[in-house]
Context: one part of a larger RNA
RNA sequence: UCCGGCGAGUUUUCGGCUGUCGCAUGUUUAACCCCGCUAAGCGGGGGGAGGCAAAGCGAAAGCGAGUGUGAAUAGCGCGUUUUUUCGCGGCAGUCGGAAGACCCGAAACCAGGUGAGCUAACCUUGAGCAGGGUGAAGUUAGAUGAAAGUCUGAUGGAGGCCCGAACCCGUUGUUGUUGCAAUAGCAUGGGAUGACUUGAGGUUAGGGGUAAUAUGCCAAUCGAACCUGGAGAUAGCUGGUUCUCCCCGAAAUAUGUUUAGGUAUAGCCUGUUCGUUUAAGCCAGAGAGGUAGAGCUACUGAAUGGUUGCAGGGCAGCAAUGUCUUGUCACCAACCAAACUCCGAAUUCUCUGGGGUACACGAAUGGAGUCAGACUGGUCGGGCUAAGCCGAUUGGUCGAAAGGGAAACAGCCCAGACUUGCAAUUAAGGCCUCUAAGUUUUAGCUAAGUCAAAGGAAGUUAGGUUCCUCAGACACCCAGGAGGUUGGCUCAGAAGCAGCCAUCCUUUAAAGAAAGCGUAACAGCUCACUGGAUGAGUCAGGUUUCGGCCUGAGGGGAAUUUAGCGCCGUAGAUGAUCGAGGAUAAGCUAAACGCCGAAAUUCAAGCAUUUUGUGUUUACACAAGAUGGGUAGGGGAGCGUUCUGUCAGCGGUGAAGGUUACCCUGUAAGGGGGACUGGAGCGGACAGAAGUGAGAAUGCCGGA
Numbered sequence: 001u002c003c004g005g006c007g008a009g010u011u012u013u014c015g016g017c018u019g020u021c022g023c024a025u026g027u028u029u030a031a032c033c034c035c036g037c038u039a040a041g042c043g044g045g046g047g048g049a050g051g052c053a054a055a056g057c058g059a060a061a062g063c064g065a066g067u068g069u070g071a072a073u074a075g076c077g078c079g080u081u082u083u084u085u086c087g088c089g090g091c092a093g094u095c096g097g098a099a100g101a102c103c104c105g106a107a108a109c110c111a112g113g114u115g116a117g118c119u120a121a122c123c124u125u126g127a128g129c130a131g132g133g134u135g136a137a138g139u140u141a142g143a144u145g146a147a148a149g150u151c152u153g154a155u156g157g158a159g160g161c162c163c164g165a166a167c168c169c170g171u172u173g174u175u176g177u178u179g180c181a182a183u184a185g186c187a188u189g190g191g192a193u194g195a196c197u198u199g200a201g202g203u204u205a206g207g208g209g210u211a212a213u214a215u216g217c218c219a220a221u222c223g224a225a226c227c228u229g230g231a232g233a234u235a236g237c238u239g240g241u242u243c244u245c246c247c248c249g250a251a252a253u254a255u256g257u258u259u260a261g262g263u264a265u266a267g268c269c270u271g272u273u274c275g276u277u278u279a280a281g282c283c284a285g286a287g288a289g290g291u292a293g294a295g296c297u298a299c300u301g302a303a304u305g306g307u308u309g310c311a312g313g314g315c316a317g318c319a320a321u322g323u324c325u326u327g328u329c330a331c332c333a334a335c336c337a338a339a340c341u342c343c344g345a346a347u348u349c350u351c352u353g354g355g356g357u358a359c360a361c362g363a364a365u366g367g368a369g370u371c372a373g374a375c376u377g378g379u380c381g382g383g384c385u386a387a388g389c390c391g392a393u394u395g396g397u398c399g400a401a402a403g404g405g406a407a408a409c410a411g412c413c414c415a416g417a418c419u420u421g422c423a424a425u426u427a428a429g430g431c432c433u434c435u436a437a438g439u440u441u442u443a444g445c446u447a448a449g450u451c452a453a454a455g456g457a458a459g460u461u462a463g464g465u466u467c468c469u470c471a472g473a474c475a476c477c478c479a480g481g482a483g484g485u486u487g488g489c490u491c492a493g494a495a496g497c498a499g500c501c502a503u504c505c506u507u508u509a510a511a512g513a514a515a516g517c518g519u520a521a522c523a524g525c526u527c528a529c530u531g532g533a534u535g536a537g538u539c540a541g542g543u544u545u546c547g548g549c550c551u552g553a554g555g556g557g558a559a560u561u562u563a564g565c566g567c568c569g570u571a572g573a574u575g576a577u578c579g580a581g582g583a584u585a586a587g588c589u590a591a592a593c594g595c596c597g598a599a600a601u602u603c604a605a606g607c608a609u610u611u612u613g614u615g616u617u618u619a620c621a622c623a624a625g626a627u628g629g630g631u632a633g634g635g636g637a638g639c640g641u642u643c644u645g646u647c648a649g650c651g652g653u654g655a656a657g658g659u660u661a662c663c664c665u666g667u668a669a670g671g672g673g674g675a676c677u678g679g680a681g682c683g684g685a686c687a688g689a690a691g692u693g694a695g696a697a698u699g700c701c702g703g704a
Base pairs, nucleotide, nucleotide: 001704002703003702004701005700006699011099012098013097014096015095016094017093018092019091020090021089022088023087026052027051028050032046033045034044035043036042037041056063057062066078067077068076069075102240103239105237109230110229111228112227113226114225120204121203122202123201124200125199126198127197128196129194131163132162133161134159138155139154140153141152142151143150144149167191168190169189172187173186174185175184206222208218209217210216215224243638244637245636246635247634248633253266254265255264256263257262267370268369269367270366271365272364273363274362275361282354283353284352285351286350287349288348293343294341295340300337301336304333305332306331307330309328310327311326312325313324314323315322316321373398374397375396376395377394378393379392380391381390382389403414404413405412418606419605420604421603423602424601425600429596430595431594432581433580434579438593440592441591442590443589444588445587455568456567459565460564461563462562463561464560465559466558467557468556469555477532478531479530480529482506483505484504487501488500489499512527515526516525517524538553539552540551541550542549543548607628608627609626610625611624612623613622614621615620639693641690642689643688644687645686646685647684649682650681657677658676659675660674662673663672664671665670
């Protein structure tokens, strides 16, 4: 891991509700007794003790169709009255209470015992410690000294002394890690005459012992040993909970809670009975309100600029006064607010009327589940107008929803799957190939194979406005761009061009007391401005003093502006990309006609549920409608297993059981048959009773 077997809502009792049966001239016996039998039992008979009901009200005494309150004859509360069911008991179903109460699962608590052959400490009595080193006290000899003493030598053999085997320990490294071993091997290391090591015998016991305290050790177990019992402890927690079909179908909210992952009541679901037209959406009318907006000299606050007055303050000044500034009154202009409002919608909500008739609404009662919600659109709060963020409210979807689209993708878009069909039409979304359907049509745009911001740019397309233009526009080219004058001041210098002031005049076709570069200062190079050269290259209308002038259109040009689509801005981690190929449309904009496309809708056939009606009659047929996605959950109808009773049966001419890619049949659980095997019992109908259905519980037992 697989296979087989076992494996979880049971039983007793009390109560609620529903169904059914018996009695109702209420109902029912309990213990116990008697008789019979196939005898822990069953059947029949007795037993009326007691229970429930028949009357209520009151705390009660008590009174009684009334009673309690009360001073009350009042009022009020609860009762009586009225009819068929109305009551009692049995059985069944379902739910609740008490019990282990659907099953398995703690860590723990308590009681009585068993342990010191492991280990901790202690007691009694024994045993063990190669070899080497160091050389304390003491003793003694000599020297010296007045002495005390000191020095030298010899002797001596102390020590929780030194080195190091046995022995004891376990420092470091490594191997080992289903090991040699549930703590070891190898190398290395510590102690090794001592608080040393060790044998044997004994003592201390769990609310305890022992402990040079590590919460260590007390038999591979120790923040309280082990064994048995209380015991099926308890588990608001996790896991598991076994056949089928049909109908309906939630919630993740409020309030309370030693409450927050639990629970009670309400809300939302379901069954039954009853009531009825009462539901929602819609229309009309009447009301509620202080949001959006707006406003503020209408309050409370906040707040910008200006003018005038008043009251102060600073600075300058002898003063007059000037200037800056604070507060305040008035005025002018502009403005802000969730906890501001003189105002004030749309939506919303309530009521009334109309209309609306659907398995819609209301009431009573039986049974629930739900109390962790998720994303998305709208309006908001918190946060950073961050989060696949945390909350509120209002819709949707998922949850409990399959199908089509979004490449893939619970919560997005379309759409709600009873079954069957090699039929039709569409939705969202698509129609070059992968891939079903347009290489469809018309007119534009884009050149980026086009994604995001501020911002940037002679990208390009289509417009608007102003202006110039044969008296020659715009750009390029040629020439000029001067004189007073080096303006005055300043300055070392200041000559157009450091800076300050002024910014005139002349010659001119034109030329700034100079727009830029440049010089130490000059010089020098450009610019503005002017002439030339070049040449876009026409009409119409009006007017005229006949030179021309004005207007419009067309051509050329300058500036500015609007809109469309593009460009840059634009950096990431293994190799890239729109799903891919690829595409200049197969991209974008506007329009048109086709087609594809789902379990939607339609068509054909069938099944089931249900409403109404008819016929028939107790559940069938027909007609007209409606319905059949579904988790938790409620309700209904069945299949199968074991045993019991009654009736009728099968079986060695082969029962049960087993195997089978076989056949028939039922909507399903299933039922019937064939073939092979097997070798002795077995099924059917109708009732009844349950140890009644296995894939999951790190399930239990066995096998492979």
Large-subunit ribosomal RNA, domain II from a Patescibacteria group bacterium, 704 nucleotides, folded computationally. Its Rfam family is "Bacterial large subunit ribosomal RNA". Its family is annotated with structural constituent of ribosome and ribosome in the Gene Ontology. NCBI's taxonomy places the organism under Bacteria, Bacteria candidate phyla. Its mean pLDDT, the model's own confidence on a scale to 100, is 83.